The RNA shown here (Bacterial RNase P class A) has 383 nucleotides and comes from a Balneolales bacterium. Its Rfam family is "Bacterial RNase P class A". The family's RNA type in Rfam is ribozyme.
[in-house]
RNA sequence: ACCGAUUCCCGGGCGACCGCCUUCCGCUUUGGCGGGGGGAGGAAAGUCCGGACACCUUCAGGCGUUGUGCUUCCUAACGGGAAGGGCUCCGGAGCCCAAGCUCCGGAGUACGGAAAGUGCCACAGAAAACAGACCGCCGUCGGGUUCCGACCCGGCGGUAAGGGUGAAAAGGCGGGGUAAGGGCCCACCGCCCGGGUGGCGACAUCCGGGGCACGGCAAACCCCACGAGGUGCAAGACCAAGCAGGCCGUAUGCGUUGCCUGACGCCACGCGGCCGGGUAGGUCGCUAGAACCGGACGGUGACGUCCGGUCCAGAUCAAUGGUCGCCGCCAUCGGGUUUCGACCCGGCGGACACAGAAUCCGGCUUAUAGGGAAUCGGUCUCU
Repeated sequence: ACCGAUUCCCGGGCGACCGCCUUCCGCUUUGGCGGGGGGAGGAAAGUCCGGACACCUUCAGGCGUUGUGCUUCCUAACGGGAAGGGCUCCGGAGCCCAAGCUCCGGAGUACGGAAAGUGCCACAGAAAACAGACCGCCGUCGGGUUCCGACCCGGCGGUAAGGGUGAAAAGGCGGGGUAAGGGCCCACCGCCCGGGUGGCGACAUCCGGGGCACGGCAAACCCCACGAGGUGCAAGACCAAGCAGGCCGUAUGCGUUGCCUGACGCCACGCGGCCGGGUAGGUCGCUAGAACCGGACGGUGACGUCCGGUCCAGAUCAAUGGUCGCCGCCAUCGGGUUUCGACCCGGCGGACACAGAAUCCGGCUUAUAGGGAAUCGGUCUCU
RNA backbone atom coordinates (compact mmCIF):
# COMPACT_ATOMS: atom_id res chain seq x y z
C1' A A 1 0.00 0.00 0.00
C1' C A 2 -3.89 -3.55 -1.25
C1' C A 3 -7.60 -7.40 0.17
C1' G A 4 -10.78 -9.57 3.97
C1' A A 5 -13.33 -9.69 8.90
C1' U A 6 -15.29 -7.06 13.24
C1' U A 7 -16.74 -2.43 15.38
C1' C A 8 -17.57 2.97 15.98
C1' C A 9 -18.67 8.18 14.20
C1' C A 10 -20.71 11.71 10.53
C1' G A 11 -24.33 11.47 6.92
C1' G A 12 -24.60 17.91 4.37
C1' G A 13 -23.10 23.49 5.56
C1' C A 14 -23.74 28.98 4.76
C1' G A 15 -26.57 33.03 2.57
C1' A A 16 -30.76 35.55 -0.09
C1' C A 17 -36.00 35.71 -1.69
C1' C A 18 -40.85 33.66 -1.31
C1' G A 19 -44.17 30.15 1.34
C1' C A 20 -46.06 26.98 5.79
C1' C A 21 -46.67 25.65 11.42
C1' U A 22 -45.96 27.23 16.45
C1' U A 23 -44.76 30.67 20.52
C1' C A 24 -43.97 35.68 22.52
C1' C A 25 -44.43 41.17 21.95
C1' G A 26 -46.86 45.36 19.67
C1' C A 27 -50.89 47.21 16.66
C1' U A 28 -55.83 46.23 14.95
C1' U A 29 -61.27 48.36 10.98
C1' U A 30 -61.30 41.60 14.94
C1' G A 31 -60.48 40.28 8.52
C1' G A 32 -55.60 40.32 10.17
C1' C A 33 -50.61 43.06 10.00
C1' G A 34 -45.44 43.83 11.70
C1' G A 35 -41.34 42.05 14.48
C1' G A 36 -38.29 38.46 17.83
C1' G A 37 -37.45 32.96 19.10
C1' G A 38 -38.15 27.83 17.46
C1' G A 39 -39.60 23.87 13.69
C1' A A 40 -38.28 15.57 11.63
C1' G A 41 -34.10 10.85 12.65
C1' G A 42 -29.74 7.84 13.47
C1' A A 43 -32.67 5.09 12.65
C1' A A 44 -38.43 9.00 13.36
C1' A A 45 -38.98 2.23 10.75
C1' G A 46 -40.19 -2.91 13.00
C1' U A 47 -43.67 -3.14 17.46
C1' C A 48 -39.23 -7.29 19.54
C1' C A 49 -38.02 -6.14 25.11
C1' G A 50 -38.18 -2.68 29.51
C1' G A 51 -40.52 1.36 31.79
C1' A A 52 -42.91 6.42 32.95
C1' C A 53 -48.05 7.76 32.94
C1' A A 54 -53.49 6.64 32.89
C1' C A 55 -57.80 3.69 34.05
C1' C A 56 -59.86 -0.96 36.01
C1' U A 57 -65.27 -1.37 42.88
C1' U A 58 -59.90 -5.14 46.34
C1' C A 59 -56.07 -8.20 48.81
C1' A A 60 -53.40 -12.77 49.58
C1' G A 61 -52.11 -17.81 48.49
C1' G A 62 -51.95 -22.23 45.28
C1' C A 63 -52.16 -24.63 40.42
C1' G A 64 -51.62 -23.53 35.40
C1' U A 65 -49.32 -20.41 31.64
C1' U A 66 -45.03 -17.60 30.49
C1' G A 67 -39.94 -14.99 30.56
C1' U A 68 -34.75 -15.02 31.86
C1' G A 69 -30.30 -18.27 32.97
C1' C A 70 -21.70 -18.01 34.21
C1' U A 71 -19.92 -14.01 38.12
C1' U A 72 -19.80 -9.05 39.93
C1' C A 73 -21.17 -4.19 38.96
C1' C A 74 -24.25 -0.05 36.25
C1' U A 75 -29.35 1.34 35.42
C1' A A 76 -36.05 3.44 36.84
C1' A A 77 -35.95 -1.31 34.56
C1' C A 78 -34.63 -4.80 30.69
C1' G A 79 -33.86 -10.36 27.07
C1' G A 80 -29.68 -3.89 27.69
C1' G A 81 -24.49 -2.06 29.05
C1' A A 82 -19.31 -2.52 31.60
C1' A A 83 -15.49 -5.46 33.60
C1' G A 84 -14.14 -10.33 34.54
C1' G A 85 -14.44 -16.08 34.47
C1' G A 86 -15.14 -20.91 31.86
C1' C A 87 -15.35 -23.49 27.15
C1' U A 88 -14.33 -23.60 21.75
C1' C A 89 -11.53 -21.66 17.68
C1' C A 90 -7.57 -18.54 14.77
C1' G A 91 -2.47 -16.53 14.64
C1' G A 92 2.49 -16.05 16.91
C1' A A 93 6.22 -17.69 20.51
C1' G A 94 8.13 -21.24 24.10
C1' C A 95 8.45 -26.27 26.76
C1' C A 96 8.30 -31.20 24.88
C1' C A 97 9.90 -38.20 22.42
C1' A A 98 4.60 -37.74 22.45
C1' A A 99 -0.19 -36.75 24.38
C1' G A 100 -0.46 -32.06 25.75
C1' C A 101 0.65 -27.47 28.45
C1' U A 102 2.03 -22.10 29.15
C1' C A 103 2.25 -16.91 27.48
C1' C A 104 0.71 -12.81 24.05
C1' G A 105 -3.00 -10.83 20.50
C1' G A 106 -7.87 -11.72 18.39
C1' A A 107 -12.93 -14.05 17.47
C1' G A 108 -17.33 -16.72 19.10
C1' U A 109 -20.47 -18.20 23.14
C1' A A 110 -28.72 -20.08 23.52
C1' C A 111 -22.71 -20.35 29.36
C1' G A 112 -27.80 -23.27 35.60
C1' G A 113 -28.61 -29.05 35.97
C1' A A 114 -27.42 -35.28 32.11
C1' A A 115 -25.61 -38.97 39.28
C1' A A 116 -34.27 -37.07 40.12
C1' G A 117 -37.01 -39.16 36.05
C1' U A 118 -38.76 -39.87 30.86
C1' G A 119 -37.25 -39.58 25.79
C1' C A 120 -34.06 -39.31 21.18
C1' C A 121 -29.18 -40.49 18.54
C1' A A 122 -31.72 -41.92 11.21
C1' C A 123 -28.49 -44.62 7.80
C1' A A 124 -23.97 -47.19 8.23
C1' G A 125 -21.78 -50.47 11.68
C1' A A 126 -20.43 -56.45 15.36
C1' A A 127 -22.15 -52.93 18.75
C1' A A 128 -24.97 -46.31 20.10
C1' A A 129 -25.01 -46.36 26.92
C1' C A 130 -27.49 -52.09 31.85
C1' A A 131 -24.24 -50.46 24.28
C1' G A 132 -19.37 -54.95 21.27
C1' A A 133 -16.80 -59.14 17.87
C1' C A 134 -17.24 -57.95 11.06
C1' C A 135 -11.85 -58.19 9.61
C1' G A 136 -8.23 -59.28 12.90
C1' C A 137 -4.35 -60.99 17.19
C1' C A 138 -3.00 -65.32 20.52
C1' G A 139 -3.36 -70.40 22.39
C1' U A 140 -5.02 -75.36 21.56
C1' C A 141 -7.26 -79.68 18.93
C1' G A 142 -8.40 -81.97 14.20
C1' G A 143 -7.85 -82.21 8.79
C1' G A 144 -5.33 -80.96 3.84
C1' U A 145 -0.65 -79.75 0.83
C1' U A 146 4.44 -80.61 1.83
C1' C A 147 10.95 -83.79 2.70
C1' C A 148 10.50 -80.18 6.79
C1' G A 149 9.36 -75.02 7.98
C1' A A 150 5.79 -72.25 5.93
C1' C A 151 0.58 -72.10 4.10
C1' C A 152 -4.94 -73.26 3.93
C1' C A 153 -9.78 -74.99 6.29
C1' G A 154 -12.74 -76.11 10.58
C1' G A 155 -13.86 -76.64 16.13
C1' C A 156 -12.96 -74.86 21.19
C1' G A 157 -10.88 -71.12 24.47
C1' G A 158 -8.68 -66.06 25.37
C1' U A 159 -8.75 -60.79 23.57
C1' A A 160 -10.67 -55.54 22.70
C1' A A 161 -4.63 -52.70 21.97
C1' G A 162 -4.80 -52.61 15.53
C1' G A 163 -8.30 -51.98 11.00
C1' G A 164 -13.25 -50.89 9.19
C1' U A 165 -18.48 -48.04 9.94
C1' G A 166 -20.07 -43.45 11.82
C1' A A 167 -21.15 -36.82 13.91
C1' A A 168 -19.86 -39.75 18.02
C1' A A 169 -17.34 -46.48 19.69
C1' A A 170 -16.15 -48.34 26.77
C1' G A 171 -10.21 -42.13 28.99
C1' G A 172 -5.15 -40.03 26.13
C1' C A 173 0.20 -40.69 25.31
C1' G A 174 4.98 -43.09 26.49
C1' G A 175 6.99 -47.31 28.85
C1' G A 176 6.75 -52.12 31.36
C1' G A 177 4.34 -56.66 31.38
C1' U A 178 1.51 -60.63 28.52
C1' A A 179 0.59 -66.55 24.76
C1' A A 180 -1.71 -62.22 22.53
C1' G A 181 -3.97 -58.00 24.69
C1' G A 182 -6.37 -54.74 28.31
C1' G A 183 -5.29 -49.37 34.03
C1' C A 184 -3.00 -55.41 34.17
C1' C A 185 1.20 -52.10 36.37
C1' C A 186 4.14 -47.29 36.43
C1' A A 187 5.07 -41.81 35.46
C1' C A 188 2.50 -37.52 33.19
C1' C A 189 -2.35 -35.49 31.66
C1' G A 190 -7.62 -36.26 32.37
C1' C A 191 -11.66 -37.76 36.07
C1' C A 192 -13.67 -38.50 41.31
C1' C A 193 -13.17 -37.54 46.69
C1' G A 194 -10.95 -34.66 50.79
C1' G A 195 -8.27 -30.36 52.24
C1' G A 196 -4.84 -25.60 52.00
C1' U A 197 -4.07 -20.69 49.70
C1' G A 198 -5.82 -16.30 46.69
C1' G A 199 -10.29 -13.75 44.98
C1' C A 200 -16.75 -10.00 46.77
C1' G A 201 -17.60 -13.91 43.10
C1' A A 202 -17.69 -16.99 38.68
C1' C A 203 -13.10 -19.50 39.45
C1' A A 204 -7.64 -20.19 39.74
C1' U A 205 -3.69 -22.74 41.99
C1' C A 206 -1.30 -26.32 45.27
C1' C A 207 -1.22 -30.90 48.38
C1' G A 208 -3.04 -35.81 49.60
C1' G A 209 -5.84 -40.18 48.43
C1' G A 210 -8.47 -43.17 44.93
C1' G A 211 -11.35 -46.41 41.47
C1' C A 212 -9.41 -46.37 36.50
C1' A A 213 -14.96 -45.09 35.64
C1' C A 214 -21.74 -45.73 31.73
C1' G A 215 -21.17 -40.93 25.57
C1' G A 216 -24.01 -36.84 23.43
C1' C A 217 -28.62 -33.95 23.18
C1' A A 218 -32.43 -30.00 27.96
C1' A A 219 -32.57 -24.23 21.07
C1' A A 220 -36.21 -32.21 23.92
C1' C A 221 -40.08 -32.96 28.03
C1' C A 222 -38.29 -32.06 32.76
C1' C A 223 -35.68 -30.27 37.54
C1' C A 224 -33.57 -25.76 40.03
C1' A A 225 -33.13 -20.32 40.88
C1' C A 226 -35.14 -15.49 40.08
C1' G A 227 -39.35 -12.82 37.92
C1' A A 228 -44.56 -11.74 35.35
C1' G A 229 -52.45 -8.48 37.30
C1' G A 230 -54.90 -6.47 32.83
C1' U A 231 -55.58 -2.89 29.04
C1' G A 232 -53.23 0.77 26.69
C1' C A 233 -52.86 8.14 24.47
C1' A A 234 -57.76 4.96 19.61
C1' A A 235 -55.18 5.20 27.80
C1' G A 236 -57.93 8.71 30.23
C1' A A 237 -60.30 13.70 32.04
C1' C A 238 -63.66 17.77 31.02
C1' C A 239 -67.23 20.73 28.03
C1' A A 240 -71.03 21.34 24.36
C1' A A 241 -74.87 19.22 21.32
C1' G A 242 -78.39 15.40 20.49
C1' C A 243 -81.71 11.04 20.97
C1' A A 244 -85.51 6.54 22.36
C1' G A 245 -85.57 3.25 24.43
C1' G A 246 -86.93 -2.18 24.82
C1' C A 247 -85.85 -7.28 26.36
C1' C A 248 -83.08 -11.33 28.90
C1' G A 249 -79.74 -13.15 32.83
C1' U A 250 -77.65 -12.16 37.59
C1' A A 251 -76.31 -12.73 45.18
C1' U A 252 -74.99 -20.64 44.12
C1' G A 253 -73.71 -13.71 40.97
C1' C A 254 -70.10 -9.74 40.19
C1' G A 255 -65.33 -7.24 41.54
C1' U A 256 -60.17 -6.31 33.54
C1' U A 257 -55.36 -13.24 32.35
C1' G A 258 -57.48 -19.25 32.85
C1' C A 259 -58.89 -22.46 37.27
C1' C A 260 -59.25 -23.12 42.69
C1' U A 261 -59.18 -21.44 48.00
C1' G A 262 -59.60 -17.67 51.76
C1' A A 263 -60.68 -12.70 53.32
C1' C A 264 -63.15 -8.13 52.01
C1' G A 265 -66.77 -5.36 49.32
C1' C A 266 -71.49 -4.63 46.18
C1' C A 267 -77.02 1.73 46.39
C1' A A 268 -79.64 -4.18 41.14
C1' C A 269 -79.37 3.58 40.26
C1' G A 270 -74.50 -2.31 39.76
C1' C A 271 -72.55 -6.13 36.36
C1' G A 272 -73.09 -9.20 31.73
C1' G A 273 -75.73 -9.97 26.94
C1' C A 274 -79.21 -9.04 22.62
C1' C A 275 -82.25 -5.61 19.51
C1' G A 276 -82.95 -0.43 18.28
C1' G A 277 -81.74 5.09 18.20
C1' G A 278 -78.40 9.59 18.63
C1' U A 279 -73.34 11.74 18.37
C1' A A 280 -68.50 11.09 16.01
C1' G A 281 -67.78 18.53 17.66
C1' G A 282 -64.29 21.14 21.04
C1' U A 283 -60.53 21.63 25.10
C1' C A 284 -56.95 19.05 28.01
C1' G A 285 -53.64 14.94 28.10
C1' C A 286 -49.25 17.44 24.44
C1' U A 287 -44.02 17.94 25.70
C1' A A 288 -39.43 20.99 31.56
C1' G A 289 -37.75 15.54 30.64
C1' A A 290 -35.07 8.81 34.65
C1' A A 291 -33.68 15.99 29.33
C1' C A 292 -29.32 18.22 27.04
C1' C A 293 -24.35 20.98 27.19
C1' G A 294 -19.71 22.26 29.90
C1' G A 295 -16.42 21.58 34.06
C1' A A 296 -14.55 19.24 38.69
C1' C A 297 -14.23 14.83 41.62
C1' G A 298 -14.71 9.34 42.19
C1' G A 299 -14.38 4.71 39.42
C1' U A 300 -10.31 -0.17 35.15
C1' G A 301 -15.14 0.79 32.98
C1' A A 302 -20.37 1.12 32.11
C1' C A 303 -21.60 5.13 35.10
C1' G A 304 -22.34 8.22 39.58
C1' U A 305 -22.05 12.88 42.65
C1' C A 306 -21.52 18.16 42.76
C1' C A 307 -21.27 23.09 40.42
C1' G A 308 -22.64 26.19 36.32
C1' G A 309 -25.53 26.91 31.89
C1' U A 310 -29.67 25.94 28.06
C1' C A 311 -35.18 25.24 26.71
C1' C A 312 -34.06 22.70 21.45
C1' A A 313 -41.35 20.61 17.02
C1' G A 314 -46.23 19.74 19.23
C1' A A 315 -49.08 19.17 13.96
C1' U A 316 -54.54 17.15 14.17
C1' C A 317 -57.03 14.61 6.70
C1' A A 318 -51.88 16.18 9.86
C1' A A 319 -46.91 22.13 9.23
C1' U A 320 -41.23 21.93 8.88
C1' G A 321 -41.23 23.48 1.70
C1' G A 322 -39.62 25.82 -3.22
C1' U A 323 -35.94 28.65 -6.17
C1' C A 324 -31.01 30.64 -6.72
C1' G A 325 -25.75 31.30 -5.45
C1' C A 326 -21.29 29.58 -2.96
C1' C A 327 -18.79 25.65 -0.22
C1' G A 328 -18.54 20.34 0.81
C1' C A 329 -19.09 15.43 -1.24
C1' C A 330 -19.68 11.87 -5.41
C1' A A 331 -18.98 10.57 -10.59
C1' U A 332 -16.64 11.72 -15.29
C1' C A 333 -13.32 14.25 -18.99
C1' G A 334 -8.81 17.09 -19.99
C1' G A 335 -4.10 19.11 -18.34
C1' G A 336 0.05 19.46 -14.86
C1' U A 337 3.17 17.74 -10.65
C1' U A 338 5.00 13.41 -8.06
C1' U A 339 9.01 10.94 -2.89
C1' C A 340 4.47 6.71 -7.34
C1' G A 341 1.56 7.15 -1.42
C1' A A 342 -0.99 10.90 -3.83
C1' C A 343 -1.79 16.15 -4.91
C1' C A 344 -3.20 20.69 -7.85
C1' C A 345 -6.07 23.39 -11.82
C1' G A 346 -10.17 23.64 -15.23
C1' G A 347 -14.95 21.78 -17.67
C1' C A 348 -19.70 19.02 -17.61
C1' G A 349 -23.28 16.45 -14.44
C1' G A 350 -25.67 15.08 -9.59
C1' A A 351 -29.90 19.53 -4.03
C1' C A 352 -26.78 13.84 -3.14
C1' A A 353 -28.00 6.86 0.72
C1' C A 354 -31.87 4.83 3.96
C1' A A 355 -35.75 7.52 4.84
C1' G A 356 -40.88 11.52 7.63
C1' A A 357 -42.39 13.09 14.41
C1' A A 358 -48.12 12.04 16.29
C1' U A 359 -47.86 10.35 24.58
C1' C A 360 -42.79 10.06 26.02
C1' C A 361 -38.13 7.69 27.40
C1' G A 362 -33.97 3.48 27.75
C1' G A 363 -32.55 -0.69 24.59
C1' C A 364 -32.66 -4.45 20.54
C1' U A 365 -33.32 -5.54 15.30
C1' U A 366 -33.56 -4.06 10.18
C1' A A 367 -32.22 -0.31 5.90
C1' U A 368 -28.28 2.90 4.34
C1' A A 369 -24.92 6.66 -1.52
C1' G A 370 -20.58 8.45 0.39
C1' G A 371 -16.72 10.04 3.91
C1' G A 372 -13.68 9.20 8.34
C1' A A 373 -11.54 6.17 12.49
C1' A A 374 -9.90 1.76 15.40
C1' U A 375 -8.53 -3.56 16.06
C1' C A 376 -7.18 -8.29 13.91
C1' G A 377 -5.64 -11.62 9.80
C1' G A 378 -3.37 -12.27 4.83
C1' U A 379 -0.35 -10.58 0.39
C1' C A 380 3.33 -7.27 -1.70
C1' U A 381 7.22 -3.57 -1.15
C1' C A 382 10.94 -0.74 1.64
C1' U A 383 14.12 -0.43 5.89
The source organism's lineage runs through Bacteria, Pseudomonadati, Balneolota, Balneolia and Balneolales. It was read from a public genome assembly, where an Rfam model found it.